The prediction has a mean pLDDT of 85. The RNA shown here (c-di-GMP-I riboswitch aptamer) has 83 nucleotides and comes from Sporolactobacillus kofuensis. It matches the Rfam family "c-di-GMP-I riboswitch aptamer". Rfam's curators write: GEMM was predicted in a large-scale screen for bacterial structured RNA regulatory elements. The organism belongs to Sporolactobacillus, within Bacteria.

[in-house]
Order: sequence, then structure tokens, then C1' cells
RNA sequence: CAAUCGAAAUGGCACACCUAUUGAAAAAUAGGGCCGCAAAACUACGGGCCUAAGGCAAAUGCUAUGGCCGCCGAGUUGCCGAA
Repeated sequence: CAAUCGAAAUGGCACACCUAUUGAAAAAUAGGGCCGCAAAACUACGGGCCUAAGGCAAAUGCUAUGGCCGCCGAGUUGCCGAA
């Protein structure tokens, strides 16, 4: 110095689940909760996954303009400083 990396320390976030609200649903928001996370901060940019209102079909199906960043990759930013 903080590029690489992730010991320690200060802290941070909040899975599942429950309640309320919104929504066709997926899901989101708020409160409780605390599985875990060194980016579990932000971005729907690429891939992947979920739902199917509407539309198409008439086959119980197909389809995103609706969603998921705590699915992966990518981009941007951030705390600390051992090996």
C1' cells in the first nucleotide's frame, strides 16, 4: 500500500418459518426470527430457474411483457490488515 489473500477485531446482513399488506401467481414490502454469508452491498448485463394474468392452442399444453442478485458468471462500490 490494500492489488492478491482472508487470521484477528469492530461491526453488518438475515435462510427457513410466523403475522400483516400488495399481487392472477411467482414473488415483494414491513415486523418478528436467525440457517448461514468476506461482499448474503448495488445492477436484470449474459446464462439458468420460477410463475402463466393476458394471448395462442384445444392437448391437462405453449408463451414474459411478470419475477429470483441468498443460483452462477460479469460490472460498480465498500470495512479491517495477520500470514